[in-house]
Order: sequence, then C1' cells, then structure tokens
RNA sequence: GGGUUGGUAGCUCAGUGGUAGAGCAUUCGACUUUUAAUCGAACGGUCCUGGGUUCGACCCCCAGCCAACCCA
Repeated sequence: GGGUUGGUAGCUCAGUGGUAGAGCAUUCGACUUUUAAUCGAACGGUCCUGGGUUCGACCCCCAGCCAACCCA
C1' cells in the first nucleotide's frame, strides 16, 4: 500500500428498510432468622463520524476514523 471482517446499554452480543432488544451488571421490592440463591420491577443508547438514497436507515451506497486478520 491492497483486501476481508467488525464498531449497537457499564460488559458480552442480537437486531438483513417500518417505534432499538436479550443475558450479565447496578438499584428497588418479594421470599428468607440473616446472607446467598430464586422471583418481580426499574434503570440504562449521539446504533464510531460525516454525507447520500428512501415516505421511512442500526440495516442500502460513498468517504473517513479505530480494531483484528490475510496478502504484498
């Protein structure tokens, strides 16, 4: 220098054009003599950045940034 894959909640990851979700974590409550475990609820998002397409974009297109890997 070229190519491939990825970037979404504090963490690990779903979500292939129509209101962004799960598990874990955190907080509160129930249960329990207490803790733990279990159950319920709440909390939590600039979907990496900028532009384009579209009635509508996490999703499609272009450029850029970052990470891993492959080639040179």

Transfer RNA from Caulobacter sp. S45, 72 nucleotides, folded computationally. Rfam family: tRNA. The family's RNA type in Rfam is transfer RNA. Gene Ontology term of the family: triplet codon-amino acid adaptor activity. It was read from a public genome assembly. The source organism's lineage runs through Bacteria, Pseudomonadati, Pseudomonadota, Alphaproteobacteria and Caulobacter. The coordinates come from a structure-prediction model, not an experiment, and the mean pLDDT is 82.